[in-house]
Parts: sequence; C1' cells; structure tokens
RNA sequence: GAGUCGGUCAGGCGAUCGCUUUCGGUCUUUCGCAAGAGAGAUCGGGGGAGGAAAGUCCGGGCUCCAUAGGGCAGGGUGCCAGGUAACACCUGGGGGGCGCGAGCCUACGGAAAGUGCAGCAGAGAGUAGACCGCCGAUGGCCCUUUCAUUUCGGUGAAGGGGCACAGGUAAGGGUGAAAGGGUGCGGUAAGAGCGCACCGCGCGGCUGGUAACAGGCGUGGCACGGUAAACCCCACUCGGAGCAAGACCAAAUAGGAAUCCGUCAGCUGUGGUCCGCAGUGGAUUCGGGUAGGUCGCUACAGGCAGGUGGUGACACCUGUCGCAGAUGAAUGAUCGUCCACGACAGAACCCGGCUUAUCGACCGACUCAA
Repeated sequence: GAGUCGGUCAGGCGAUCGCUUUCGGUCUUUCGCAAGAGAGAUCGGGGGAGGAAAGUCCGGGCUCCAUAGGGCAGGGUGCCAGGUAACACCUGGGGGGCGCGAGCCUACGGAAAGUGCAGCAGAGAGUAGACCGCCGAUGGCCCUUUCAUUUCGGUGAAGGGGCACAGGUAAGGGUGAAAGGGUGCGGUAAGAGCGCACCGCGCGGCUGGUAACAGGCGUGGCACGGUAAACCCCACUCGGAGCAAGACCAAAUAGGAAUCCGUCAGCUGUGGUCCGCAGUGGAUUCGGGUAGGUCGCUACAGGCAGGUGGUGACACCUGUCGCAGAUGAAUGAUCGUCCACGACAGAACCCGGCUUAUCGACCGACUCAA
C1' cells in the first nucleotide's frame, strides 16, 4: 500500500418548555364504623425506540379450538456429527467450485424402480451418427510391364501406377449447454479400449474415522450420458387459528326467563273530533350480551462481569443490574455551543433466527506485495 474476517458506536455537551409512565410527599373529594381504598390537583425524583423496531420469510413460547390410535392425501426439510425450547438457524467436519493467500460460495439424498423432457443449430441427442476430412488393406473400374496361351478380337497369372465406385473409419474439423471416458505409446490401409501404462469410473475386500468420507489393494476394458428448485422414489418431519388470541367487570335500548300483581280499564296508531278499526299487560329479580372499562402487558429461553467444561456453537455455577409499555396511541420542540456536519429508519403480546436498508467512526486478529 492492497485486502480478508470478527466486534463496538450510531453526533456530543448545556439551558428552557412540554408528552408518557412510575415512585414518594402535600392538599381536596368520594366510599367505609375503622383500618384503608378510589379519583383529582400540585411539588419533587427515576425510566422512556432500534441495530435493524422493517420485510412478516422460518422456528418457538403463550391463548383458544380440534384431537383414542393408525393410514391415505398434502406441505416442508435433504452430505455428516453436534448445539438449541425449536428451526430452513448456528458450530465443527467432509465433498465440490473460486481466490497467490487470509478466506469466500455451495438445495450437496437417489438417474442399474418407472415415466417424461432436451427449443435452435447439427449428419447424428440415446438400442447413436458419416457433413467435411482420413483411408480405400479387401472387392470393383482404368492405365501399364513381364510371362503364358490364342480361333489374333482377346483371356489368364504376377507386379507397378491411378480413380474414390462399393465400402471402412468416431483420430481431426464443424454444430451444440451436452456427441457414448481422458492423456500417451503401440497397433492399423486409416482408425478404434483393439492392446498396454497412468488418470477417471464400476464392483469387491482391507485400513483410518462416531459418521459424511479419505487412503490403498484386487478386479472389470467401460457396461451405467444429462435433467429430480420435472413427475417420482427414499429418509425425517408437520393439527388449525392468532393478542382484533383470550379472561374478567359491566350501562342505556331491545329481546329472553322466573316470581308477584292486574284483569278490560289504561296507553299508542289512524283521524280535525266522536264512534269505529288496528296494536299493546304492569312491577321486581335473574342470566346472556353491546358500548365502555380492567387484565393479558412485559421479569425474562433477560443484560453485564467472573469462573468451570467444550476446538466451537453452547451448557453450568457465582455475583450483580432492573432496562419503554402507549391504546386516537408518549418518546418531542426551541435556543446556545463544538466537530469529522450526522445514514437507514419509529416499539404495539414476547423471544430465537434469516433477509433487506444504512452517513460514517473506531478496535482486534490475519493475508498478500514492496
């Protein structure tokens, strides 16, 4: 100088005025025999957003409902071991990939149970395939030399040269995300696991490891291409709704039940009025329940410090601290001053995670280069 990992903080200080909650004092008032309890006012003291309070994506506590047990269907998770209340989280380890490195990323079970899918390009896409290229040993055709034979046209044998016709070939090129193991040597007409060595792969033992897995030995010329965040198979796992959950107290009005009283008057409507017509018992008590209120509500899988065990996540022990609890919903405003000029963002039942947003400042450990 360039980086990697982990952690802490989230403008500071002062003054004034508020809001909310809680504790204490004083005063007033209500209830009560009293002790005391409630309400209001006032004075003083204490507490008052976050690392993510966010997204509501996982997991759990708590509450109500459902539930004998089991199966089917459906969802979730998916290398191994451990941690935890639990998890899709965390820790340690293994395999794979990236990086010189510190480190980072990883849905990473099964494709020899079955089914499906693979656009375009390409000759061929799964019981492979011959477009270019290579070869053309063998067969075919053409030219030619020698020999033999001849009915003088030819025919046969051996050799040499050519064509690329039959055909061979998966080395090389080309297409593609992917072309039926890779590299090398031998081999061949050219080629090819055709043969061999090494690597890879399959199978079977052995050794190490709790395991994932690793190492090594033997064996098989390779059979078994890819895709399961496609169906599917395997293993494990999952009841539903959510604090507007839910519990308690409890007006007015309407309706319900019981008891007592009342018995055809009274009341209401229609109508200007009477008749008429239509409707209707009264009181008390009880329970359900609405408005409203109280609880749930914040003390806890809690924070900090030390110790012990463990590689670690974490567990246990001791000491210490009390750290928002609103409900039309508080946590603010103004002024002064300093600096590096202040980001993302506001609790609503509570915790553990993950993900996303974030001006900057500081601390620790480590790596690379000079």